[in-house]
């Protein structure tokens, strides 16, 4: 540095759903919770889906690829 994701430890994120609140709407934000995930960190370039005013629009992206950054152990 590059590979691995088995084996240990430290943690890490959080789906449904329910509570407040925001948004035309698909969602979104806080709190709960925990189905899961070695990138479930980050981006939104390509394919795929939602929404509505159908447009050079927005929403997610934990769907498939693609970029990029990173923890431990291990050979």
């Nucleotide at each position: 540095a590059c590979a691995u994701a088995a084996c240990a430890a430290a943690g890490c994120c959080a789906a449904a759903c329910u509570c407040g609140g925001c948004g035309u709407g698909a969602g979104c934000c806080g709190a709960g919770g925990a189905c899961g995930g070695a990138a479930a960190g980050c981006c939104a370039c390509g394919g795929a889906u939602c929404u509505u005013u159908c447009a050079g629009a927005g929403a997610a992206a934990g769907c498939c690829g693609g970029g990029u950054u990173g923890c431990c152990a291990u050979u």
Annotation: This is a predicted structure of a 75-nucleotide RNA (c-di-GMP-I riboswitch aptamer) from an uncultured Desulfobacteraceae bacterium. The model forms 94% of the base pairs in the Rfam consensus.